[in-house]
Formats: sequence, C1' cells, structure tokens
RNA sequence: GGGGGCGUAGUUUAGUGGUCUAGAGCGGCGGUCUCCAAAACCGCAAACGCGGGUUCGAAUCCCGCCGCCCUCG
Repeated sequence: GGGGGCGUAGUUUAGUGGUCUAGAGCGGCGGUCUCCAAAACCGCAAACGCGGGUUCGAAUCCCGCCGCCCUCG
C1' cells in the first nucleotide's frame, strides 16, 4: 500500500430504518434489611468514534476521516 471485519454506559454486549424517551449483565451510587458487614430485594446515574449525505424518519443505509483486529504482497 490492497482486501475484509469491528467501533453503543466504566466494562461485556442487545438492537441492523419508525412503536422506547437506545435495553440488559457485571461494576458504581442511594435505600430496605442487619449490632456491623455480606448476600438478597428496590431505586438512581451513566452510551450510539468524528464529519457529511440519503430519507418524512438513521445507532441502523451511503461517503470520507480516525482508531482497533484479521489478511495479501
């Protein structure tokens, strides 16, 4: 340099055009319980890599860029 895949909460991920205001596990915070803590239960916060385009509507499709992984020479 050519080809391919991926990028969503701190982390692992679901979602592949609309019904949700993007959902869940772990983690974090608060509460109940307890002598205290753990466990359990309840609740809360936290995310679509960046820029453009298509569309009535984009996390989802297209283009470019950035980053990571695989592969070819």
The RNA shown here (transfer RNA) has 73 nucleotides and comes from a Minisyncoccia bacterium. Rfam family: tRNA. Rfam links the family to the GO term triplet codon-amino acid adaptor activity. The coordinates come from a structure-prediction model, not an experiment, and the mean pLDDT is 84. Lineage of the source: Bacteria > Bacillati > Minisyncoccota > Minisyncoccia.